[in-house]
Molecule: transfer RNA
Organism: Candidatus Falkowbacteria bacterium RIFOXYA2_FULL_38_12
RNA sequence: GGGGGUGUAGUUCAGUGGUAGAACACUGGUCUCCAAAACCAGGGACGAGGGUUCGAUUCCUUCCGCCCCCG
Numbered sequence: 001g002g003g004g005g006u007g008u009a010g011u012u013c014a015g016u017g018g019u020a021g022a023a024c025a026c027u028g029g030u031c032u033c034c035a036a037a038a039c040c041a042g043g044g045a046c047g048a049g050g051g052u053u054c055g056a057u058u059c060c061u062u063c064c065g066c067c068c069c070c071g
Base pairs, nucleotide, nucleotide: 001070002069003068004067005066006065007064010024011023012022013021018054026042027041028040029039030038047063048062049061050060051059
C1' cells in the first nucleotide's frame, strides 16, 4: 500500500428499517447482630461525519480504533 472482519451500558452479548434489551457489575431498599446469599427497585449505551428514507443501531459512504490475510 491492497483486501476482509469488527465497533451497542463498566464487562460479555442480543437487536436484518418503526419503543434500544439481557446477564453480570454498580447504587438504594427488604432480610440479618453484622456481612454474604436471596428478593424488590433504580441509574447508565448505539465510535465520528455525511448520504438514502416519512423514519436508520440496522442500508450506502468517508474517517477513526481494534483484529486477520496479502505485498